[in-house]
Molecule: Bacterial RNase P class A
Organism: bacterium
């Protein structure tokens, strides 16, 4: 100097002028880091409450975190990278069933295709070759050939010790070995009611209709009707709440390695209901993705131009 990793942050358009829309009495205040995707988790609501079962779905190495998660710390094993560090659909295949095209002798109780040995009867799985996957690997001994047959190292497995909370490491000692897939069923293990703010709560017209009363007037014999007045219910239309003070925001500070958790000061920061947040002038800049709709915490897409600070690697140079 150049190549990267990681974390965190601002956010096209600003000053100035002229008109508008929302809310609010007034003064004022009026989208985003993703409002989006509606993929998780929750608060609220109603299903009368409240419990358990089946059946379904989800998750799935271990510990903490949080209202709660499938979401985030932190570790651990795998795996990729030179390294900063990325990523993981990371429970069991010795509970059962079940699958493996093509090639292959043979895909799993090895019925060996070529092949070694043997006189032969039979022994044998060491070399080839297919495959995504071949019955522990490499070296040596050893045999008729050969085989963990035997031995060293090295994967695996059973066991015991230390070390950790654990998930795991590590070290000894055995007998030589048990094939894959569970992102097939299906076991285990834990969690889970069901519907979404068009939830859902309350006020409540005009009009029918419904009960009562009255008995002037018009019809007809009574008493009915029509008429007049009054009076609950039901909730259309409409209106009003939900619905904006919260698992809030910032600032400090303790506790923790972090996620977060505690105390404490200060703030109040859109609230519509066809839906508001705009349009135009000049000047300097020129930048993308994108616009709330009951309200949070994630996560995943989408996206310009920068800005901060921490780490790896090559090369110069001193």
């Nucleotide at each position: 100097a150049g190549a990267g990793c990681c974390a965190g942050g601002c956010a096209a358009g600003a000053g100035g002028g002229u008109u508008g829309c929302c809310u609010g009495u007034a003064a004022g205040g009026g989208a985003g880091g993703a409002a989006a995707g509606u993929c998780c988790g929750g608060a609220c609501a109603c299903c009368a409450a409240g419990u358990g079962c089946c059946a379904g779905a989800a998750u799935g190495c271990u510990g903490g975190g949080u209202a709660a998660u499938a979401c985030c710390c932190a570790g651990g094993a795998g795996u990729c990278g030179u390294a900063a560090g990325g990523c993981u659909a990371c429970g069991g295949a010795a509970a059962g069933u079940g699958c493996a095209a093509c090639a292959g002798a043979a895909a799993a109780u090895a019925c060996a295709c070529g092949g070694c040995c043997g006189a032969a009867a039979g022994g044998c799985a060491a070399a080839g070759g297919u495959g995504a996957a071949a019955a522990g690997g490499u070296g040596g001994g050893g045999u008729a050939a050969g085989a963990g047959c035997c031995c060293a190292c090295c994967a695996g497995c059973a066991g015991g010790a230390a070390a950790g909370u654990g998930a795991u490491u590590u070290c000894c000692u055995g007998g030589c070995u048990u094939g894959g897939c569970a992102a097939a069923c299906u076991c285990c293990a834990u969690u889970u009611g069901g519907u979404g703010c068009a939830a859902g709560u309350c006020c409540a017209a005009a009009a029918a209709g419904g009960g009562g009363a009255g008995g002037u007037u018009g019809g007809c014999a009574c008493g009915c009707u029509a008429u007049u007045c009054c009076c609950g219910a039901g909730g259309u239309a409409g209106g009003a709440c939900g619905c904006a003070u919260g698992a809030g925001a910032u600032g400090g500070u303790u506790a923790g390695u972090a996620a977060u958790a505690g105390c404490u000061a200060u703030c109040c920061u859109a609230g519509a209901g066809u839906a508001a947040u705009g349009a135009c002038c000049c000047u300097c800049a020129a930048a993308a993705c994108a616009g709330a709709a009951u309200c949070c915490g994630g996560c995943u897409u989408a996206u310009u131009g920068c800005c901060u600070g921490g780490c790896u690697c090559u090369c110069u140079a001193u």